[in-house]
This is a predicted structure of a 389-nucleotide RNA (Bacterial RNase P class A) from Pseudolysinimonas yzui. Rfam family: Bacterial RNase P class A. It is annotated as a ribozyme. The prediction has a mean pLDDT of 76. RNAcentral holds the sequence, with entries from Rfam. The source organism's lineage runs through Bacteria, Bacillati, Actinomycetota, Actinomycetes and Pseudolysinimonas.
RNA sequence: CGGGCCGGCCAGACGGUCGCGUCAUCCUGCUUCGGCAGGGUGCCGAGGAACGUCCGGGCACCACAGGGCAGGGCGGUGGGUAACACCCACCCGGAGUGAUCCGCGAGAAAGUGCAACAGAGAGCAGACCGCCUGCUUGACCGAACCUUUCGAGGGGCGUGCAAGUCGGUAAGGGUGAAACGGUGGUGUAAGAGACCACCAGGGGCCCGAGUGAUCGGGCUCGCUGGGUAAACCUCGUCCGGUGCAAGGUCAGACAGGGAACGCUUGACGGGGCCCCCCGAGUUCCCGGGUAGACCGCUAGAGGGCUGCGGCAACGUAGUCCCGAGAGAGAUGGCCGUCACCCUGCUGCAAAGCAGGGGACAGAACCCGGCGUAUCGGCCGACCCGUUUG
Numbered sequence: 001c002g003g004g005c006c007g008g009c010c011a012g013a014c015g016g017u018c019g020c021g022u023c024a025u026c027c028u029g030c031u032u033c034g035g036c037a038g039g040g041u042g043c044c045g046a047g048g049a050a051c052g053u054c055c056g057g058g059c060a061c062c063a064c065a066g067g068g069c070a071g072g073g074c075g076g077u078g079g080g081u082a083a084c085a086c087c088c089a090c091c092c093g094g095a096g097u098g099a100u101c102c103g104c105g106a107g108a109a110a111g112u113g114c115a116a117c118a119g120a121g122a123g124c125a126g127a128c129c130g131c132c133u134g135c136u137u138g139a140c141c142g143a144a145c146c147u148u149u150c151g152a153g154g155g156g157c158g159u160g161c162a163a164g165u166c167g168g169u170a171a172g173g174g175u176g177a178a179a180c181g182g183u184g185g186u187g188u189a190a191g192a193g194a195c196c197a198c199c200a201g202g203g204g205c206c207c208g209a210g211u212g213a214u215c216g217g218g219c220u221c222g223c224u225g226g227g228u229a230a231a232c233c234u235c236g237u238c239c240g241g242u243g244c245a246a247g248g249u250c251a252g253a254c255a256g257g258g259a260a261c262g263c264u265u266g267a268c269g270g271g272g273c274c275c276c277c278c279g280a281g282u283u284c285c286c287g288g289g290u291a292g293a294c295c296g297c298u299a300g301a302g303g304g305c306u307g308c309g310g311c312a313a314c315g316u317a318g319u320c321c322c323g324a325g326a327g328a329g330a331u332g333g334c335c336g337u338c339a340c341c342c343u344g345c346u347g348c349a350a351a352g353c354a355g356g357g358g359a360c361a362g363a364a365c366c367c368g369g370c371g372u373a374u375c376g377g378c379c380g381a382c383c384c385g386u387u388u389g
Stems, first nucleotide, its partner, number of pairs: 001385004006380005012338007020045002023042008047360001051371002054369005059243004071239005076090005091105001092103004106234002111232002113228002128173002130169003134165005141158001145154003181199006200224002202221008247295004256286006268279005302321008340357007
C1' cells in the first nucleotide's frame, strides 16, 4: 500500500423564525369557588434501535395444603446474572492459508415411524450380470478294455465347451447421497472377519492430566449394529394464570333499597263508609357498575470515570451525573452560516468553484436480552499478500 476479519462509538453543530405538548407563572373572562376557557412569558420535550412484541424478570391482582397428570420452554462443560432461549471462557465437530466463522451441540446400541429417482436388492438387505459345486441334454476330443476281415467298430473314465436347472457365493461389474469396515494374505468348489497381519471405528477394564466437558496412554473383545428426534418418543431440568385497559383511592348524577314525617289548618292521585291503607311528596341514610378526578408513573437490577478482584462476562468501593411521562397520545416545517459525504470541472499538488445528499424510525408501567431496519462517518485489535529498510 492492497485485500480481509472482529469489536467499540457517533447519528451533525450554532443562530433566526413559524408551529405542537406537559408544567410553572402573569393577565382577562366565566364560575356551582373545586376550577374552566382564551391570551402572554419561561423551563423542558424520543432512540440506537424508542421498532418486532420473540424470550427473561420486576411490579400488581387472582388462584393455590402437599404432590402428580396434561401442556410448554431449554439441552456439550464451567462460570456470570434478579432471570433468560442472553453473555463470557473452555471442550468437541466442521469451513478457511489465516484473523475468524459456523453448529437451534442430550439420546438413533429402548421402541414406533419416514425417505424421491435409479437399482436385482434400502434396514433382522439383496442373486441382475459375473464366479462355483452337483444334475440333465447336446457337440467335439478321448484313456483302460472288448471285437476285428487290421480298414475300423464298440466303449465311455475324464477334460474343456454350450444351453438349461437345483443350489452356493456379497470377492468383481453395474445403480445410488448411502449397498452392512478398508488393504493384503490364508482358506475354499467359488467365496465370506470364516481365520490372520496392519489400519480405522466401537464396547469393557485400568492408569495419568483437568473442577468439568474432554484429552493422552495401556490391556482386552472380531464387536463393525446407516440417516432423521425444528418426526413421535426417552432422559434430565425449569415453568400456576392474567397483564398498568394490572391494580388502588376519592367520588357525583340516575336507577334501586331502607328509615322517619305526614302533628293544628289547608293541599295531589287511587281504593272502600266519617277513618284507614297504598302511591306520590319532604328529610336523612345506603347504594353495584359507569362517567370523572387522583395515585400507580418513573431515580432505576440506572449511567460515566477511577481503584480493587476476575483470562473474561461480571462483581465491588469511591466519586460525579441523570428536568418526556399521556389523555388514543406533543416532539415538526422553513431560512442562514459552518462541518461531513458524493459527483463534475480547474489544478502537478494543496486547494477552489458548481450541483446534489443526510438514513432507519419514533416513547406510553419499567428493566435485561435477542432479532430486524439503517445515508454516512470515526476509533481500536488482529490476519493474509506485496514492496522498502